[in-house]
Context: one part of a larger RNA
RNA sequence: GCCUACGAGUUGCUCCUCUCUGGCAAGGCUAAGUGCCUCAGGCACGGAGCCGUAGCGAAAGCGAGUCCGAACAGGGCGACCUAGUCAGAGGGGGCAGACGCGAAACCGGGUGAUCUACCCUUGGCCAGGUUGAAGCGUGGGUAAGACCACGUGGAGGACCGAACCGGUUGGCGUUGAAAAGCCAUCGGAUGAGCUGAGGGUAGGGGUGAAAGGCCAACCAAACUCGGAAAUAGCUCGUACUCCCCGAAAUGCAUAGAGGUGCAGCGUCGCAGCCGAGUGUGCGGGAGGUAGAGCACUGAUUGGGCUAGGGCCCUUCACCGGGUACCAAACCCAGACAAACUCCGAAUGCCCGCACAUGCUCUGCGGCAGUGAGGGCAUGGGCGAUAAGGUCCAUGUCCGAGAGGGAGACAACCCAGACCGACAGCUAAGGCCCCCAAGUCCAGGCUAAGUUGAUCAAAGGAGGUCGGGCUGCUGAGACAACCAGGAGGUUGGCUUAGAAGCAGCCAUUCCUUUAAAGAGUGCGUAACAGCUCACUGGUCGAGCGGCCCGGCGCCGAAAAUUGUCGGGCAUCAAGCCUGGCGCCGAAGCUUCGGGUUUGCAGCUUUAGGCUGCAAGCGGUAGGGGAGCAUUCCAGUUGCGCUGAAGUCGCCUCGUGAGGGGCGAUGGAGCGACUGGAAAAGAAAAUGUAGGC
Numbered sequence: 001g002c003c004u005a006c007g008a009g010u011u012g013c014u015c016c017u018c019u020c021u022g023g024c025a026a027g028g029c030u031a032a033g034u035g036c037c038u039c040a041g042g043c044a045c046g047g048a049g050c051c052g053u054a055g056c057g058a059a060a061g062c063g064a065g066u067c068c069g070a071a072c073a074g075g076g077c078g079a080c081c082u083a084g085u086c087a088g089a090g091g092g093g094g095c096a097g098a099c100g101c102g103a104a105a106c107c108g109g110g111u112g113a114u115c116u117a118c119c120c121u122u123g124g125c126c127a128g129g130u131u132g133a134a135g136c137g138u139g140g141g142u143a144a145g146a147c148c149a150c151g152u153g154g155a156g157g158a159c160c161g162a163a164c165c166g167g168u169u170g171g172c173g174u175u176g177a178a179a180a181g182c183c184a185u186c187g188g189a190u191g192a193g194c195u196g197a198g199g200g201u202a203g204g205g206g207u208g209a210a211a212g213g214c215c216a217a218c219c220a221a222a223c224u225c226g227g228a229a230a231u232a233g234c235u236c237g238u239a240c241u242c243c244c245c246g247a248a249a250u251g252c253a254u255a256g257a258g259g260u261g262c263a264g265c266g267u268c269g270c271a272g273c274c275g276a277g278u279g280u281g282c283g284g285g286a287g288g289u290a291g292a293g294c295a296c297u298g299a300u301u302g303g304g305c306u307a308g309g310g311c312c313c314u315u316c317a318c319c320g321g322g323u324a325c326c327a328a329a330c331c332c333a334g335a336c337a338a339a340c341u342c343c344g345a346a347u348g349c350c351c352g353c354a355c356a357u358g359c360u361c362u363g364c365g366g367c368a369g370u371g372a373g374g375g376c377a378u379g380g381g382c383g384a385u386a387a388g389g390u391c392c393a394u395g396u397c398c399g400a401g402a403g404g405g406a407g408a409c410a411a412c413c414c415a416g417a418c419c420g421a422c423a424g425c426u427a428a429g430g431c432c433c434c435c436a437a438g439u440c441c442a443g444g445c446u447a448a449g450u451u452g453a454u455c456a457a458a459g460g461a462g463g464u465c466g467g468g469c470u471g472c473u474g475a476g477a478c479a480a481c482c483a484g485g486a487g488g489u490u491g492g493c494u495u496a497g498a499a500g501c502a503g504c505c506a507u508u509c510c511u512u513u514a515a516a517g518a519g520u521g522c523g524u525a526a527c528a529g530c531u532c533a534c535u536g537g538u539c540g541a542g543c544g545g546c547c548c549g550g551c552g553c554c555g556a557a558a559a560u561u562g563u564c565g566g567g568c569a570u571c572a573a574g575c576c577u578g579g580c581g582c583c584g585a586a587g588c589u590u591c592g593g594g595u596u597u598g599c600a601g602c603u604u605u606a607g608g609c610u611g612c613a614a615g616c617g618g619u620a621g622g623g624g625a626g627c628a629u630u631c632c633a634g635u636u637g638c639g640c641u642g643a644a645g646u647c648g649c650c651u652c653g654u655g656a657g658g659g660g661c662g663a664u665g666g667a668g669c670g671a672c673u674g675g676a677a678a679a680g681a682a683a684a685u686g687u688a689g690g691c
Stems, first nucleotide, its partner, number of pairs: 001691006011096003015093010027051003033045005055062002065077004099237002102234001106227006117201009126191001128160003131156001135152006164188003169184004203219001205215003240626006250263005264370002266367007275359001277357009291343001292341002297337002301333004306327001308326002310323004315317001373398010403414003418593004423589003429583003432567003438580001440579006451569002459554002463551010480538005486511003491505003517532001521530002594616009627680001629677010645664008
């Protein structure tokens, strides 16, 4: 892992509540017990007692009333119109382990110191080598000492190192040879040493040279049995089928926040049904949002005007003067605000009327689930006009929604799947190939593979196409080429110099001219030189400037080759505009079938048949109808001429399932009507066995 078996809403209660069925009914029922019988049972008796028939008050109590009260005010709770009760069955609740499995723990009684910690008693063990303390002796030395030397001596938690005890570092081992080892290396090795035997200390207790260590291979409280099915607002699991409806992830509260209560939303039943509900139109209303505005509250730019202040001036005493300083109020112009409003929508909301729709609505009652929501769009708060962010609101979808499109892709686009069809039409989106359908038609744009469903800006540029305005031009423009581009003069100033060209000045003048600046740029130390403006010639038709728009270019960097989904595509298979056709879904239609609800008809009253209409996605969940298993009762059958079980094939039913045939098997098993349950397995790291 698979297979087989087992495996979870049960049972009890003289508890509460609701529904259904039945009996009796202002009543209903017996309990224990007793008697009888055909004795695990039944029948009869048994009225104790319980519920109901009257309530109100704390109570005395009164009573269709009563309580508060002085009240024959008022008000509260009742009465009227009455239905109960017993039994059976079912849906819920309560008390019990209460759907099943699961703690970490707590408490009680015991069992443990053969492991290990420490202690007590009594024993045992430590090869060999080294060092050489005190003391003592002899000699020296001293007044005597101290002291010194040599010898002797043999001290030490002394030194080296086996046994022994340990466990430093590395490797191996890691389903091991081993639930702690092996190899190498290393520490202690006369000591606070190691060790045998016997004994002692026990669980909030011991023992501990102290690590929360150790107390029999897991010790921040051992093990074992019991309380015990502890508790678990937590996790997991919870078993057959079909049909109808179908949520919530919100509000308030909470020792509350992943729980729960009430409400909201679902379902089922009953009742209401004047008609409510919803939509549209019209009429009437409340309101202060969007926008706008500056009349208020505040904020605010420039200017004017002008208090107050600063600075400067002034016989610096007052007075006074100036000011391209700051600035209140006021004026002009401009502009801002969630907590500003002189104004003020659209929607939404309330009421009324009409029309449409047709149970959608409301109330009461039974049963729930939900109370982690999420994406997108829009209006906002928070954040950074960040987030697949977060918090509200309105809508929608996912949740609980399949199908088609978007390459793939819960919530984006299209569209809501009862079943079947080798029929048709469409939606979004597509029509060169992968890949169903146009290499379709007309016009334009793009040269960047831009693009081919959108990830880019400020900014830059004789890319290219279109539009507008404007200047020059056969009296010859624009470009190119040829020629000229002069004189006063090196203008004046400045300067070492300044000559068109460092800089300053200027009513930048005059002359010769076809034209030529007191000079456009390069250049020189300054000149010189080159060039431009300007003019003539050659040429012969368009040439400039500005603005707007379309498509493109640069700007453009990311992490394992590249890529529009790929191939690949350039008058396109790209982009823009218009057009025709086609493809394309579980949408719509057609044909056949099923089922629910409503209505109608028929009818053998059975939810039986027929017709029409509308429905039939679905998680939690509510409701309905069934299948199968075991046993029981009654009725009725089958079986050695082969029961159950097993295997295979066929067949019927929407399904759970039913039936038939054959093989195997070898003795029991069905059907119908009811009843009762140890009543359905894929999951619980489920339990046991097998492989």
The prediction has a mean pLDDT of 86. This is a predicted structure of a 691-nucleotide part of an RNA (large-subunit ribosomal RNA, domain II) from an Armatimonadota bacterium.